[in-house]
A computed fold for a 480-nucleotide part of an RNA from an uncultured bacterium, annotated as small-subunit ribosomal RNA, 3' major domain.

Context: one part of a larger RNA
RNA sequence: UGACGGGGACCCGCACAAGCGGUGGAGUAUGUGGCUUAAUUCGAUGCAACGCGAAGAACCUUACCUGGCCUUGACAUGCAUCUCUAAACCGGUGAAAGCCGGCGAGUGUAGCAAUAGGCGAACUGCACAGGUGCUGCAUGGCUGUCGUCAGCUCGUGUCGUGAGAUGUCGGGUUAAGUCCCUUAACGAGCGAAACCCCUGUCUCUAGUUGCCAGCGCGUUAUGGCGGGGACUCUAGAGAAACUGCCCGUGUAAGCGGUGAGGAAGGUGGGGAUGACGUCAAGUCAUCACGGCCCUUACGUCCAGGGCGACACACGUGCUACAAUGGUAGGGACAGUGAGUUGCAAGCCGGUAACGGCAAGCUAAUCUAUAAACCCUAUCUCAGUUCGGAUCGAGGUCUGCAACCCGACCUCGUGAAGCUGGAAUCGCUAGUAAUCGGAUAUCAGCCAUGAUCCGGUGAAUACGUUCCCGGGCCUUGUACA
Numbered sequence: 001u002g003a004c005g006g007g008g009a010c011c012c013g014c015a016c017a018a019g020c021g022g023u024g025g026a027g028u029a030u031g032u033g034g035c036u037u038a039a040u041u042c043g044a045u046g047c048a049a050c051g052c053g054a055a056g057a058a059c060c061u062u063a064c065c066u067g068g069c070c071u072u073g074a075c076a077u078g079c080a081u082c083u084c085u086a087a088a089c090c091g092g093u094g095a096a097a098g099c100c101g102g103c104g105a106g107u108g109u110a111g112c113a114a115u116a117g118g119c120g121a122a123c124u125g126c127a128c129a130g131g132u133g134c135u136g137c138a139u140g141g142c143u144g145u146c147g148u149c150a151g152c153u154c155g156u157g158u159c160g161u162g163a164g165a166u167g168u169c170g171g172g173u174u175a176a177g178u179c180c181c182u183u184a185a186c187g188a189g190c191g192a193a194a195c196c197c198c199u200g201u202c203u204c205u206a207g208u209u210g211c212c213a214g215c216g217c218g219u220u221a222u223g224g225c226g227g228g229g230a231c232u233c234u235a236g237a238g239a240a241a242c243u244g245c246c247c248g249u250g251u252a253a254g255c256g257g258u259g260a261g262g263a264a265g266g267u268g269g270g271g272a273u274g275a276c277g278u279c280a281a282g283u284c285a286u287c288a289c290g291g292c293c294c295u296u297a298c299g300u301c302c303a304g305g306g307c308g309a310c311a312c313a314c315g316u317g318c319u320a321c322a323a324u325g326g327u328a329g330g331g332a333c334a335g336u337g338a339g340u341u342g343c344a345a346g347c348c349g350g351u352a353a354c355g356g357c358a359a360g361c362u363a364a365u366c367u368a369u370a371a372a373c374c375c376u377a378u379c380u381c382a383g384u385u386c387g388g389a390u391c392g393a394g395g396u397c398u399g400c401a402a403c404c405c406g407a408c409c410u411c412g413u414g415a416a417g418c419u420g421g422a423a424u425c426g427c428u429a430g431u432a433a434u435c436g437g438a439u440a441u442c443a444g445c446c447a448u449g450a451u452c453c454g455g456u457g458a459a460u461a462c463g464u465u466c467c468c469g470g471g472c473c474u475u476g477u478a479c480a
C1' cells in the first nucleotide's frame, strides 16, 4: 500500500421489512446431470451453466455411430505433361455415393469472348489442399460478471531516507469524486451528468394511400364519390423545464412547501451508452491465429441410424386443481409488425383440420374475428358440464420421404390433481398480476421458447435492528 475481521462509524440497493403473485406438491414441455447405448456429436457448471450456443435436429443441418466408396481429393493457387476427351445425353450395377461402358462433334474440342486463335475445361504427375483433431493455461477479437457501482488515475508542487503520502482527507450536500465550504496543495484526464434515440404538451410546414367539421351526390349500409385541411393522424422543423419565480431554512451548495404557473417539476418516463481493473471467467465449434497432431485418413462422398434412449435427480416454463369459474348464444374496443415461391377477402364442399374456384394487394390503399370485457341462459360444489394427461379409431396438410421422429382436426377414452413440507424467486406504477396479438428462424414443426406490441390494471414501503451485496472513513493483523 492492499486484502481480510462472527472490529467500529456513516451511506446505498426489491437487500430486509410492508405488500401482491409465484416456484418447491400434480400432469406435461424443455434444458441438464446420471444411467444406458454401436452412437446417444461438442461446448456451457455457484451467483455470472441448466427454454444456454440452437432466431426451427424427419433427410439436409451433423460435427456422432454402422456399413459402402474416393485418394491432388468436396474447395484454392501454381508448374509440368498429354491428345483424344470434358460438359450434356444414354446404358449396366448399386441403398446411394461410386464403379464400368456407350454416344457425339471437332482435330485448339465444350464453353466465354469476338478487334485480336485472346481466355479456357478434363486426364496424369508434382507442389499442396483438407481437419467442427488438441491446447481459451500460448493468443487476437468478441462476451459475461462485480456494476450504470462511483470510482480509477495523471502533471507540477509539497512531505517522507524509502515503499509511498498529499491531491481523492474533513464539515455539509447529491443518484453521483454531484456541487459548496474549509484546506499544501493547484490543476487535469478516464468515468458520473450532458450531448443521441423513443415517449408525454403545443406551434409551424405539408395533406396521400390517412382524416371528415361544414357543403353537396349516392347507398339497405360504409369517406363510397365531388370536395375540404378544420380535427385525428402521419413526419420534418421549432417551442417548452432551468430549482427559472414565490415562501421558509442555510455562509454556500442545497433542502422543504396541499406554493404559483404549467401537458410535464426538481434526473418527467424509457432506451442506447459500461472507467482503471477482477475472475489464468467463457469461447481454438462464428471467425482469425502460434505450437502440436492426422495425410489411401483424425480428409472427402453416400445410405441408414443417432443427437428424440429412460429405474432416477435437478433447473426453467406451460396447464390446472375451479363459481372472481366452466359451457352455449349475442355485442364492443388495440398497437407493433408481416406479406408476390407470399398475405388472401368472398362463394362453394366438408362436423372440422382443410380442399376447390377466386376479387384485391409489391401495401397509411388489399389481407389476417384481438382476447380478457359486457349482456342473456345454464351448471350448484361434485374429482363435477372442473381438469385435460394417456390411449384407441378415422382423417387433413407440408415434404422425395412423417416407422424410429412432424403439426393439426374429428369421434371415443377421461389419469394425476381439491392450492402444495423444509425452503426459495420476481416485482415500487401504467409496475406486478392478468388478457390476447405480431415477428424472426421456417417446406413443415415438436414455440408452452425468444423478442416485441398493445388491452384491463392493483397492493404496500413504519423503518434500517437483522440477512445478502456494494461504497467511503477508521482500527487490528504473525496474511501478500
Base pairs, nucleotide, nucleotide: 001480002479003477004476005475007474008473010471011470012469013468015464016463019427020426021425022424023423026319027318028317029316030315031314032313033312034310042053043052064305065304066303067302068301070299073128077127078126079125080124084106085105089102090101091100092099093098111119112118130294131293133292134291135290139288140287141283142282143281144279146277151190152189153188154187155186156185157166158165159164170181171180172179196271197270198269199268201239202238203237204236205235206234207233211228212227215226216225217224242265245259246257247256248255249254308446321420325379326378327377328376329375330374331373338367339366342361343360346357347356348355349354386417391412392411393410394409395408396407397406433456434455435454436453437452438451439450

RNAcentral holds the full RNA, with entries from ENA.